[in-house]
Transfer RNA from Candidatus Spechtbacteria bacterium RIFCSPLOWO2_01_FULL_46_10, 73 nucleotides, folded computationally. Lineage of the source: Bacteria > Bacteria candidate phyla > Candidatus Spechtiibacteriota. Rfam family: tRNA. By type it is a transfer RNA. The sequence is in RNAcentral, with records from ENA.
C1' cells in the first nucleotide's frame, strides 16, 4: 500500500432515521443542609471530528477527508 473497527458534555458512555430544543453516570458551577469542610438533597452549565451525498426529514445511510487502533507479505 491493502483490509477492517472507531470518533458524541472536560471524563465514560446511551441514542443505528421523526418520539429528540441528544439522554445517564462522574466532574464542574450556584443553592439549602452544616459552626465549617465533606457527606446528602435540589437546580444550572456543557457534546454529535471536517466537507460532501441522499432522503420530506440524517448524531444516525453513502463518498471523501483528518485522528485514533488493529490485522497482513
Nucleotide at each position: 500500500g491493502c483490509c477492517c473497527c472507531c470518533a458524541u458534555c472536560g471524563u465514560c458512555u446511551a441514542g443505528u432515521g421523526g418520539c429528540c430544543c441528544a439522554g445517564g453516570a462522574c466532574g464542574c458551577c450556584a443553592g439549602c443542609u452544616u459552626c465549617u469542610c465533606a457527606c446528602g438533597c435540589u437546580g444550572g452549565c456543557a457534546a454529535c471530528a471536517g466537507g460532501g451525498g441522499u432522503u420530506c426529514g440524517a448524531u444516525u445511510c453513502c463518498c471523501c477527508u483528518u485522528g485514533g487502533g488493529g490485522g497482513u507479505a